Molecule: Glycine riboswitch aptamer
Organism: Aliicoccus persicus
RNA sequence: UUGAACAAUGCUCGAGAGAACGAGUCAUCGUCGCCGAAGGAGCAAGCGUAAGCGAAUCUCUCAGGCAAAAGAAAGGCAUUGGGACG
Numbered sequence: 001u002u003g004a005a006c007a008a009u010g011c012u013c014g015a016g017a018g019a020a021c022g023a024g025u026c027a028u029c030g031u032c033g034c035c036g037a038a039g040g041a042g043c044a045a046g047c048g049u050a051a052g053c054g055a056a057u058c059u060c061u062c063a064g065g066c067a068a069a070a071g072a073a074a075g076g077c078a079u080u081g082g083g084a085c086g
Stems, first nucleotide, its partner, number of pairs: 001086001006081007018032001020031004033066003039062001040060003046053002
């Protein structure tokens, strides 16, 4: 000095499902019905003597959510750390 993976921060885009019923101080609580993309859990191939390791936008819905707001996986841009490679 080029500045990859990875991580953090900021901005931006961002789906689905009852504005259900009752109460209410409209936060929420109870009852049922639903959604999956915060988080969490489970597994294939493969590796391994074995125990086990083992991905997701797949599955489960514990949690979360079902007008708006907020949140939201994954993506894009910028900055910082990093330091692969040259």